[in-house]
RNA sequence: AGAGUUUGAUCCUGGCUCAGGGUGAACGCUGGCGGCGCGCUUAAUGCAUGCAAGUCGAGCGUGUCCGUGGCUUCGGCCACAAUGGAAAAGCGGCAAACGGCUGAGUAACGCGUGAGUAACUUGCCCUUCGGUGGGGUAUAGCCUCGGGAAACUGAGGAUAAUCCCGCAUACGACCGGAAUCCCUUGGGGUUUUGGUGAAAGGCUUCGGUCGCCGAAGGAGAGGCUCGCGUCCUAUCAGGUAGUUGGUGGGGUAAAAGCCUACCAAGCCGAUGACGGGUAGCUGGUCUGAGAGGAUGACCAGCCAGAGGGGGACUGAGAACGGCCCCCACUCCUACGGGAGGCAGCAGCAGGGAAUCUUGGGCAAUGGGCGAAAGCCUGACCCAGCGACGUCGCGUGAGGGAUGACGGCUUUCGAGUUGUAAACCUCUUUCUCAGGGAAGAGAGAGGACAUCACUGAGGAAUAAGUCAUGGCUAACUACGUGCCAGCAGCAGCGGUAAUACGUAGGUGGCAAGCGUUAUCCGGAAUUACUGGGCGUAAAGGGUCCGUAGGCGGUUUGGUAAGUCUUCUGUGAAAGCUCCAGGCUCAACUUGGAGUCGUCGGGAGAAACUGCUGAACUAGAGACUGUCAGAGGCAGGUGGAAUUCCCGGUGUAGUGGUGAAAUACGUAGAUAUCGGGAGGAACACCAGUGGCGAAAGCGGCCUGCUGGGGCAGUUCUGACGCUAAGGGACUAAAGCGUGGGGAGCGAACCGGAUUAGAUACCCGGGUAGUCCACGCCCUAAACGAUGAAAGCUAGGUCUUCGGGGUGUUAAUUCCCUGGGGGCCGAAGGUAACCCAUUAAGCAUUUCGCCUGGGGACUACGGCCGCAAGGCUAAAACUCAAAGGAAUUGACGGGUCCCCGCACAAGCAGCGGAGCGUGUGGUUUAAUUCGAUGGUAAGCGAAGAACCUUACCUAGGCUUGACAUGUUUGGUGGUACCGAACCGAAAGGGGAGGGACCCUUCGGGGAGCCUUACACAGGUGUUGCAUGGCCGUCGUCAGCUCGUGCCGUGAGGUGUUGGGUUAAGUCCCGCAACGAGCGCAACCCCUAUCGUCUGUUACUCUCUCUGACGAGACAGUCCUUAAACGGAAGGAAGGUGGGGACGACGUCAGGUCAUCAUGACCCUUACGCCUAGGGCUACACACACGCUACAAUGGCCGGUACAGACGGUCGCGAAGCCGAUAAGGUAGAGCCAAUCCGACGAAGCCGGUCUCAGUUGGGAUUGAAGGCUGAAACCCGCCUUCAUGAACGUGGAGUUGCUAGUAACCGCAGGUCAGCAUACUGCGGUGAAUACGUUCCCGGGGAUUGUACACACUGCCCGUCAAGUCAUGGAAGUUGGAGACACUUGAAGUCGCUGGGCCAACCCUUAGGGGAGGCAGGUGCCGAGGC
Repeated sequence: AGAGUUUGAUCCUGGCUCAGGGUGAACGCUGGCGGCGCGCUUAAUGCAUGCAAGUCGAGCGUGUCCGUGGCUUCGGCCACAAUGGAAAAGCGGCAAACGGCUGAGUAACGCGUGAGUAACUUGCCCUUCGGUGGGGUAUAGCCUCGGGAAACUGAGGAUAAUCCCGCAUACGACCGGAAUCCCUUGGGGUUUUGGUGAAAGGCUUCGGUCGCCGAAGGAGAGGCUCGCGUCCUAUCAGGUAGUUGGUGGGGUAAAAGCCUACCAAGCCGAUGACGGGUAGCUGGUCUGAGAGGAUGACCAGCCAGAGGGGGACUGAGAACGGCCCCCACUCCUACGGGAGGCAGCAGCAGGGAAUCUUGGGCAAUGGGCGAAAGCCUGACCCAGCGACGUCGCGUGAGGGAUGACGGCUUUCGAGUUGUAAACCUCUUUCUCAGGGAAGAGAGAGGACAUCACUGAGGAAUAAGUCAUGGCUAACUACGUGCCAGCAGCAGCGGUAAUACGUAGGUGGCAAGCGUUAUCCGGAAUUACUGGGCGUAAAGGGUCCGUAGGCGGUUUGGUAAGUCUUCUGUGAAAGCUCCAGGCUCAACUUGGAGUCGUCGGGAGAAACUGCUGAACUAGAGACUGUCAGAGGCAGGUGGAAUUCCCGGUGUAGUGGUGAAAUACGUAGAUAUCGGGAGGAACACCAGUGGCGAAAGCGGCCUGCUGGGGCAGUUCUGACGCUAAGGGACUAAAGCGUGGGGAGCGAACCGGAUUAGAUACCCGGGUAGUCCACGCCCUAAACGAUGAAAGCUAGGUCUUCGGGGUGUUAAUUCCCUGGGGGCCGAAGGUAACCCAUUAAGCAUUUCGCCUGGGGACUACGGCCGCAAGGCUAAAACUCAAAGGAAUUGACGGGUCCCCGCACAAGCAGCGGAGCGUGUGGUUUAAUUCGAUGGUAAGCGAAGAACCUUACCUAGGCUUGACAUGUUUGGUGGUACCGAACCGAAAGGGGAGGGACCCUUCGGGGAGCCUUACACAGGUGUUGCAUGGCCGUCGUCAGCUCGUGCCGUGAGGUGUUGGGUUAAGUCCCGCAACGAGCGCAACCCCUAUCGUCUGUUACUCUCUCUGACGAGACAGUCCUUAAACGGAAGGAAGGUGGGGACGACGUCAGGUCAUCAUGACCCUUACGCCUAGGGCUACACACACGCUACAAUGGCCGGUACAGACGGUCGCGAAGCCGAUAAGGUAGAGCCAAUCCGACGAAGCCGGUCUCAGUUGGGAUUGAAGGCUGAAACCCGCCUUCAUGAACGUGGAGUUGCUAGUAACCGCAGGUCAGCAUACUGCGGUGAAUACGUUCCCGGGGAUUGUACACACUGCCCGUCAAGUCAUGGAAGUUGGAGACACUUGAAGUCGCUGGGCCAACCCUUAGGGGAGGCAGGUGCCGAGGC
C1' cells in the first nucleotide's frame, strides 16, 4: 500500500466482499511448564446455609464466673476494705452516612470543564483565646405479678452515669437600637446601649493526661448557582396555570414558586421548545497517517440504586446488612398473629452460547473503637478453578547416506517423505529430594511458598491445528459424478475436480489453531481535512420576498473575533520518551513530556465586526428615443366547415390497401342564390420577436407591465442569495351557469384478424369555447438554480447608437443588448461544453449517497372529488447503471454479386417397381450418418464368407505377438487317407524336410506345464491425432512500424472510380508486408518440329515428346479501366480440372487407422453351424420405367469415344429354339487379338387414339449360368399372364452452350448379381427485359436494453410451494395522560375535656409554664 466482483472487451460511476488490528468472549479439535492479569455482558430474576460492623469496664449500675483471703457441719458460706481479672445482657459514648456491590432509572447542572457563593454547613483532626461553679429529677438492667404459640409485651417496685433538667457566670457568638469607616445582595471593622445562650467527668506514679463547654481560624469534606460541551427522531410544531414575574407570609444550613395568598400575563420554541426512542457520565480503551469513528469490562473520579412505591426519625452528615406505611413474593403459625430482603464474600436454583471455591489469614496495606494492650474487618493480602488474555521457556543439541524399511507418486528409469529415522557423541529446561533468604519496621510474630543454591535420575514425561483454484503462502493420486457436498466474494461438482471426501506431500501459525459474534480500518462509501448533481443517484416548474448567510472605495476611533506573551487550572493511573527493579519479557518504580472550543493579566491593530465621516465604478432615479404574437378589456373583418330555405339536376355519393357500415328516388353528391351559428385566424412567418416560467399570432381602440440604446443630470451601497411564506402555473380533470360549427375520449356500427376490447372506415356523448371558482401536475427539458468577475477568435441574424460614403437606397468601419452555428486554451468517464461554459475563482439556495420493494404503506397537511405534497420498513439481489468499442441482428437505409429471382427447357411431387431412411415387428432384424451440411450416405456391389447381430455347440496363455519356464520329441517340423461329429474338433494309416557338428550331439521347430500377457467393431468424436463436410472458390482475414484514443480499439482495409476478385488506379497519417484472389501445374482447341507400331502404302488423321501462340501487345478513347476495331484457330479469365485464407458449426468419424482414460478377462475374447442384416399396416428421400403417334412394333442400313483383359478377355465353327447358354479353343500380356453388333439417327412397312400392337408390374411354367450351396435370398432366357398408370394438388429441383434434354457405350466393385456410382462419346435446343421481390453472400452506414449474439432478450396474468410485510369482524396484555372517588405511613397546622418527674407559685389540695396520647385539616403512595 491494496485486491476480487457488472462487460465479448473498455473507461467511468457504484454497491457488495476480502486481506489488518481489537475483545470481559463463546463453540470445534488439541493441550507441557511458569510469571502477570482477567472471569454472569443474559433475569436490578428468586434465594437454603455460613460469614461481611463493631468497639470502649480508663463513662455507669447490677448480677455471674475465675482468682485471692477467711470460715466450714465439707453441702457450702462470707469478704475483697490491703490486692484483682474476665466476659454476658443493659444504660451511655463513638462508629455504623466509610469501606464493599450493581447500572435499573436518569438526556439532567446528571456528568465533564471553567467560574461564583456578600446566600451556606462541617463530627473526628490541627492552631489560638477563654471557661469547666453549684444543684435537681428520672430510667433500663434487676426484682415481683401478668398477657402471648411465637415475635414480643403490660403493670408495680428499687437504682447509676461523660443520660436528662434548671440556676449562676461569659466573650470579639446570636437578636434589637444609635453613630461612623471601608466595601457593595445577608461582607469586614470601630464606639455605645439593651437582651439571649455553656459545660462532665474518667484515670493517675498526683507530676499530669484523656475528655467536656464557648469563640475565632485552618485543613479536608459537602450543599447550592451559573457559562460552555454532552445520542437519534420534525412521519413529535407548537408547549406551559405554580406556568413567567412581583408583593406579603412560610420554609431551609443556605439563594430561589422551594411552598402559600393576592396581583400582573407572562415564559419557552425551526440556533428545534414540547413529545417519542435509546443511554449511567468521565479519565480512558480499541482503531485510524491524522481528522475522526466505535466504546465506557478490569483500575480511578462523579452520579444513581438497594424486592416495587411513598415517608419521616436520629445525627455534623442518611440510610444495602436502621425505622414506619402500601404492594408483590417467600417462610413460620396454636389461624389470633408474626418474620424476611445476597445489585457484600462464597454458594444454590433459573435464564443463557457463556463466566470460578459454601478456601486460608488479618503476616502486610487500609479502616472502626479504645489511653493502651487489643478486638473487629469476605475491605484487603493470599491460595484454588478456567489456555479467558498476555509475556517467557520447553518438547532436545552436534554428527549421521546404503539416500534403509514403510508410505505416496511414477513416463517404471525413478522421484519424494529425507539428515528426517536408525546409529554415535553430548546436555538437562524438566522430575524428585534437600535447603537458606527478601517480603518484618527497635524486638517477637509469615496466611502464602515463589526464587537463588545443592544433590540424584534419565532423552527421558511433552505437538497440535488450519489451509493448500483466485484474492492468498502451499499439489499430486484415488473415490464421487449438478449426487454427496463446499462456499467470505466471484464461484466449484453433470466420469480425467489442484475448489467435494480420503491419503501422501506442502504452506502458515504454534500450546495453541480455526470458526462464530462484534467494533474500527481499508470506505475519499456522508468527503472539516477529503466527494458530487447535462446523459451515471442528484437543480426546486417559475418569480417575489421574510429570517439567515455574504457584501464596493477612502479615512478616524474601538478591540468582540484574530494574533503574541505571562499566569491559573487541566486528579492519579494511562500514553510517549529517558532511567531503575524482578535472570529477560510481560509486570512494576522514578523523572520529564503530552492533554481544554477553559479562567485571568499585559500587548498588537493588517483583516472581519461595531461606530463616526466621506466617495461613485454596484444598485436605483431622471431626460430623449426604439422594437415587440408581453398582459387585460371592448369592438370588428374575410376565407373555410356544417346546418336551414329556395333554384338547377339525376343516380349514385362517400370511404379504403381492398371493402363494408353510412347517406341517397321522401331527390343525396354536384352546382347557384339567400340565411343562421360557433370556433380558428392561410399567405406574411424567419436556427424572427416578447415574456420569470407556463406561454403569446387576423385587424382596430382603450388601459397596462417589462426591456434595449443614448445623454451622464440626481441619490449615495440603498446590494446579492433566499429556509419557511406568498403569487403564477400547459394539457387533462372538478363545481355553477352559458355556448356548441368543426374535432372528438367513452360508446355504437363496419372492416382487419386465430382473436382485435386496437391501428383503418361511418357515426357520436363528455370535453374542446365563454364567465366565475377549484385542481397544481408534466420528458414543467437547455434533462444544465440565481448573481457578479475573469479567460483567443470567426460567422449569421435581430433591436439601438456613432463614423465614413451617397441625391437617395445599398455599402464599409466602430460600439451596446438579444438569438444561433463553428472553434482555441481549458474542462470532461466519454459523448461533448467552450464569453449564452459543463473553463478559472467567489457568494448563496436546492438536491444526491447501490438496485428492487417505492414518485409505495402508515401518519400529517391541502383538495368537492380525482388526487397532490411530505415519505419509510420488513424482505430480496450482487449487481443496477453512464459513455464509448468490436461484432451480431433489424418486417432500417444505401451499393454490389450468385441459375437467387425473373425469362425459358426438362423434371420431381400422382402410378408401378428399385434403392436408402424413419417407424413397427423380431431371438436378431449389428452399428454409424439425422435441416441446409443424413437418407442409390460409410457400402467400388450382405446366399456362406463378409458380419460386427441372434440361437446353439465348443475353447481358456487362447485364432494372433513377444519373453521366461516344466517335461517331452528324432521318422522331428510339415502333408495327411479311413472312421465319429452339423461343424469346430477328434483321429491317425501313410508320406516326409532344414542349419551346425568334434558325429556323441546341438539349434530351429513341434507337443506339453506354469507365468508375464494376448484379445475386445466394448464406452467416451463433449478427452484427442489424422482425415472429411459446410459457409465458399465467397473476397476476404491479418501483421510490423508509425499515428490517433485514458482504454477496449481505430487508422492501414474507409473515400472517388474500376474489377470475377482487398483486381487495379487516384486520393488519404499512413508506409510496407503476410495468408487468400490471380498466375505458376494438368487436360483441351490452332500450328510447328521430331517420333512411332498395326497386311501394305501414307500428304492428312492418329500416338507420344518438345515447342510456338494471347500479352490489353497494336489502333481510337484513358488515371486505372470499360467500350469499339484490326489481325487471329482462339480476345479480354478461350473452355474444363486440380488447388479451398483466418476461422465457424464442442459439425462427422474411437466401426478405416492411431490414441488418453474407463470397462470385460473360462468372457464384452476366440472357433463353428444355422438364422438375421432381405421382415411390412405405414411415412419420407433419391432413382428407373411409363402413361404413347416428335410414338410402338417389324425389316433394312450408317456413324463413336473412352476403357478392360492371363486363376483373364476369349474369336470362327458346331449344339441349343437363330434364346440364355454350352462346346470349342484360334488369337491376344495388346494402336496387332478379344470384350464389341453402339443407340438415338436414316430408309421402308404396319398400327390409328384405344388402357390400345401404349405400359410391363404381378404370377405360372420351362430352361440356363455362377457358386460346396441360389428355400429364406442371385442373375439371365423363352412361353404364358398383362396390374396401376391417360402427364400428376399444395409445393419443389436442375440447367446459361457443345450446356439442358434425349441416346447408347465402357469401367471399378465382383465367383455371381447395377435402374447406383465413375467416366465416354452421339444428337443437340430455348431464354436472360431486368434486380422490385424470395434465398444466400460481400461492403458502407444507422438503431440496439442482443454478446449462447433475434431460435436473442424480455413483460404481465395464472397454477403449486415457501418466506417477508400490510389489511381484517374482533379478542387480549401493557404503558402514559386526564376526570371523579377513596386515601396508608408521615411532616406541618388546629384542637387537645384524657395523661405528665425536673422549672415557677402554693394555703401543699393544687395551679402555671411546657409537653404527650387522642381527634381533625391540607398534602399524600397506592387502589377503584